[in-house]
RNA sequence: GGGCCCGUAGCUUAGCCUGGUGGAGCGACAGGCUCAUAACCUGUUGGCCGUCGGUUCGAAUCCGGCCGGGCCCA
Repeated sequence: GGGCCCGUAGCUUAGCCUGGUGGAGCGACAGGCUCAUAACCUGUUGGCCGUCGGUUCGAAUCCGGCCGGGCCCA
């Protein structure tokens, strides 16, 4: 220098292909249960989707640039 893949909540991730209200588990907080703790039950808390543009009535999703990470080639 070239090619491919990945980036979504504090963590692990679904959703993207086929555009139409972003979910789950773990965690955190509060309550219940218990003599108490753990476990268990209920509720709450959560992400303008790496970033900047484009397309569109509408973008996490489609297109392009950039940034970061990984692999391969030279």
Notes:
The RNA shown here (transfer RNA) has 74 nucleotides and comes from a Thermoplasmatota archaeon. The coordinates come from a structure-prediction model, not an experiment, and the mean pLDDT is 82. It matches the Rfam family "tRNA". The family's RNA type in Rfam is transfer RNA.